[in-house]
This is a predicted structure of a 102-nucleotide RNA (Purine riboswitch aptamer) from Cytobacillus kochii. Its mean pLDDT, the model's own confidence on a scale to 100, is 80.
RNA sequence: AAUAACUUAAUAGUUGUCAUUCAUAUAAUAGCGGAAAUAUGGUCCGCGAGUUUCUACCGAAUAACCGUAAAUUAUUUGACUAUGGGUGAGCAAGUGGAGGAG
Repeated sequence: AAUAACUUAAUAGUUGUCAUUCAUAUAAUAGCGGAAAUAUGGUCCGCGAGUUUCUACCGAAUAACCGUAAAUUAUUUGACUAUGGGUGAGCAAGUGGAGGAG
C1' cells in the first nucleotide's frame, strides 16, 4: 500500500486525479555586456545560447586561487518543469460466475 467515475457475478476491468519510481531533456551548464567587493572579499543586474521541449538555470558545504588587482576555479550535495513507461499491494479465508475432470 490513495481517491473519483464507468462497468461487473467478482477483490477482475477501463479512464482520470494524486503519490511514487524509472527513462529522456540539461551538464540546475557555458558565453557576452554593465555595475559592485577585495584574503573578515569573491556579489548583483541584463542579453542571447543550450532541449524534437514549456519553465528554470539557483542554494549549501569544503578546498584552492588571487599579496590588494581584476579575475575566479574545483569537488560534493539538494530541486522544479516538460514528455513517456511501471506500480499503488501480498497472503489467507469466504462468496459468486464460467469451463473441465471424475
It matches the Rfam family "Purine riboswitch aptamer". Rfam's curators write: Riboswitches are metabolite binding domains within certain messenger RNAs that serve as precision sensors for their corresponding targets. Allosteric rearrangement of mRNA structure is mediated by ligand binding, and this results in modulation of gene expression. A class of riboswitches that selectively recognises guanine and becomes saturated at concentrations as low as 5 nM. In Bacillus subtilis, this mRNA motif is located on at least five separate transcriptional units that together encode 17 genes that are mostly involved in purine transport and purine nucleotide biosynthesis. It has also been shown that some members of this family are specific for adenine instead. Hence this family are termed purine riboswitches. The organism belongs to Cytobacillus, within Bacteria.